[in-house]
RNA sequence: CGGGACUCGGUGAAAUUCCGAACCGGCGGUGAUCCAGGAUCUUCUGGUAGCCCGCGACCCGGCCGACCUCGUGUCGGACGGUGGACCCGGUGAGACUCCGGGGCCGACGGUCACAGUCCGGAUGGGAG
Numbered sequence: 001c002g003g004g005a006c007u008c009g010g011u012g013a014a015a016u017u018c019c020g021a022a023c024c025g026g027c028g029g030u031g032a033u034c035c036a037g038g039a040u041c042u043u044c045u046g047g048u049a050g051c052c053c054g055c056g057a058c059c060c061g062g063c064c065g066a067c068c069u070c071g072u073g074u075c076g077g078a079c080g081g082u083g084g085a086c087c088c089g090g091u092g093a094g095a096c097u098c099c100g101g102g103g104c105c106g107a108c109g110g111u112c113a114c115a116g117u118c119c120g121g122a123u124g125g126g127a128g
Stems, first nucleotide, its partner, number of pairs: 001128001007021004023116001024106002026055004034047004050104002059081003063077005068071001086102005108120003
């Protein structure tokens, strides 16, 4: 240093929360294809997956520590656990990564009405 995204229409007393369409995609790995560059005759470098593998955030748990208001308290720490989503067709020796098509997913608390997108913890934490 280190996360993006609500625009139009509809219903309604009320919705950026519902409905129709739209929009967004953290970190590492893999990556026949594809893209960029170097080299120039067979190789090199970089990039390339939300839903393949692993991780982080959020949440839960006991344990340890600090604090004082001594509580079913607040704050912090290491550890453990939980934790979302993909198929079909094509090419091919080989693809859940390429190409075409159609799908799907997204913590907790708040809210005149249900939130990936608004507000809040968070000027935080964090893979790296």